[in-house]
RNA sequence: AUGAAGGUAGCAGGAGAGCGAUGGGGGACCAUCCACCGAAGAAGUAAAUCUUUCAGGUACCGGGCAACCGGUGU
Numbered sequence: 001a002u003g004a005a006g007g008u009a010g011c012a013g014g015a016g017a018g019c020g021a022u023g024g025g026g027g028a029c030c031a032u033c034c035a036c037c038g039a040a041g042a043a044g045u046a047a048a049u050c051u052u053u054c055a056g057g058u059a060c061c062g063g064g065c066a067a068c069c070g071g072u073g074u
Base pairs, nucleotide, nucleotide: 007074008073009072011070013068018034020033021032022031023030024029035058036057037056041054042052043051044050
């Protein structure tokens, strides 16, 4: 100098599921109930992208340190 893997910071992609019912509110929204999703986290498993859904989420085009993936800096 180059450079695997990993940590970390930031950037770029990145899905699924009720346009549900009732009530409150001028609206944005909020609460409850039933149904549903699986891609943070949590739990089980030797381990997991598998399984369970506690948490989280389910119109319209967005969100997504959330999984995962690709560069960059260190």
Source information: The RNA shown here (Glycine riboswitch aptamer) has 74 nucleotides and comes from Aeromonas molluscorum. The sequence is in RNAcentral, with records from Ribocentre. Model confidence (mean pLDDT): 78 of 100.